[in-house]
RNA sequence: UACUUAUCAAGAAAGGUGGAGGGAUUGGCCCUAAGAAACCUUAGCAACCGUUACUGAUUCAUUUCACUAAAAGGUGCUAACUCCAAUUUUGUCCCGAACAUUAGGAUGGAAACAGAUAAGAC
Numbered sequence: 001u002a003c004u005u006a007u008c009a010a011g012a013a014a015g016g017u018g019g020a021g022g023g024a025u026u027g028g029c030c031c032u033a034a035g036a037a038a039c040c041u042u043a044g045c046a047a048c049c050g051u052u053a054c055u056g057a058u059u060c061a062u063u064u065c066a067c068u069a070a071a072a073g074g075u076g077c078u079a080a081c082u083c084c085a086a087u088u089u090u091g092u093c094c095c096g097a098a099c100a101u102u103a104g105g106a107u108g109g110a111a112a113c114a115g116a117u118a119a120g121a122c
Stems, first nucleotide, its partner, number of pairs: 001121001003120006013042005021031003025086004043078003048074002051070003055066003082114001087111008
């Protein structure tokens, strides 16, 4: 970065500097002077890439692939499901003087859009 693929229900915080914002956008709802953003230090989470080990397959070849595990590397992350909704679709319930549709209300599901992160591509 008008690109590709994968993932997004779990997990993990203290201190210092700093002083009013922050949660992408809009609306909501939250966080914040019991101290926001940002930066620094240390710690942790996770297992995308990479690494190492085991097993299996494969190869001229630890050559390549797969599973599992570990964690001292490269990123990332450490309030709230990606905080919720946003577009489309759909289930259930309520409302309505019979039946049914529309409208309205409540509450779930699915897909998409957008975003984030990784690995790649340019």
A computed fold for a 122-nucleotide RNA from a Bacteroidota bacterium, annotated as SAM riboswitch aptamer (S box leader). Its mean pLDDT, the model's own confidence on a scale to 100, is 80. The model forms 97% of the base pairs in the Rfam consensus.